[in-house]
Context: one part of a larger RNA
Molecule: large-subunit ribosomal RNA, domain IV
Organism: Oscillospiraceae bacterium
């Protein structure tokens, strides 16, 4: 030098993308513990204070007196705490070996399919799974505890039902139309039956068109212009389009371009954060929408308390480097 443990004056996050790492706290026993809340928790909250050994008392607990030390949980082992938001209800799973999450799954909710030789699924088939089950069962999509809720549109596309008309396949039809050739006919040319080759009408199912229904099926939910006795703004109004023009709630947001949007809060100082506002480029209701106690090696932001993260930096074990033998 470098790894790796360890102490450290005042100072106390000023380091830094962030307290990354380090560090405080750590056991037991007493008393004490807020907002919330599903009443279960929240909690070990948060804070307080005790703790050795004689001796006596007492069933003990435990209470009294005494004693030593700097220190009695004497050593090792052994939660740092609180606020406030975003996701996700939870416990669980995951990308073996760069991601453990808000991602997956979960209970619950709802849609559909499927009367059992069930749908589904695997397999040319036989068989099997579903199940030795039976619609309180089984499959399959889509949503995610709970709590209040889930507007409006069926024009398009999908999926169900409908059959009256429209179109439509092979089949069935079998009209004619050619070919050959007995016959006729001087000839051209006509030409029965049969055998081929072809072939019109009419017939003929699903499915499409075409008529309803369905949006916790795919999906989708507007413009322009006027207008109140300051002045802005618009509760009204007019006109255009549409299938129908976004409703409760939330909102610069895990969505806000402009934007460090304005206002307050919090710092001396705050592109973050939290609270409002609403001009939602481009939130919005099971591709759920607003809230939630509890959880959580989750992100985010502020606090106490510790600290060598820094102000700056020093020493010191131990091991490697390196030298000399």
């Nucleotide at each position: 030098g470098g790894g790796u443990u360890g102490u450290c004056a005042a100072g106390g996050a000023a380091c830094u993308c962030g307290g990354c790492a380090a560090g405080u706290u750590g056991a037991c026993c007493a008393c004490g513990u807020a907002a919330c809340u599903u009443c279960g928790g929240g909690a070990g909250a948060a804070g307080u204070g005790g703790u050795g050994c004689c001796a006596g008392a007492g069933a003990a607990a435990u209470c009294u007196g005494g004693u030593c030390g700097c220190a009695g949980a004497g050593a090792a082992a052994a939660g740092g705490c609180c606020c406030a938001g975003g996701c996700g209800a939870c416990u669980g799973u995951u990308u073996a070996a760069c991601a453990a999450a808000a991602a997956c799954a979960c209970a619950g909710g709802u849609c559909u399919c499927u009367g059992c030789a069930a749908a589904a699924u695997c397999g040319a088939a036989a068989g099997a799974u579903g199940a030795a089950g039976u619609a309180u069962a089984g499959g399959g999509g889509c949503u995610g505890a709970c709590g209040c809720c889930u507007g409006c549109c069926c024009g398009g596309u999908g999926c169900u039902g409908g059959a009256a008309g429209g179109u439509u396949a092979a089949g069935a039809g079998g009209a004619g139309a050619u070919g050959u050739c007995a016959u006729c006919g001087c000839a051209a040319g006509a030409g029965a039956a049969g055998c081929a080759u072809u072939g019109a009408a009419u017939u003929g199912a699903a499915g499409c068109c075409c008529c309803a229904g369905u949006a916790a099926a795919c999906g989708g939910c507007g413009g322009c212009c006027g207008u109140a006795a300051c002045u802005a703004u618009a509760a009204c109004g007019g006109u255009c389009c549409u299938a129908a023009g976004g409703u409760a709630g939330c909102g610069a947001a895990a969505u806000u371009c402009c934007u460090u949007g304005u206002c307050a809060g919090g710092u001396a100082a705050g592109u973050u954060c939290u609270g409002a506002c609403c001009c939602g480029c481009a939130c919005g209701a099971a591709u759920g929408g607003c809230g939630u106690a509890a959880c959580g090696a989750u992100c985010u932001g502020g606090g106490c308390a510790c600290u060598g993260u820094c102000u700056c930096g020093a020493c010191a074990g131990c091991c490697c480097a390196c030298c000399c033998g």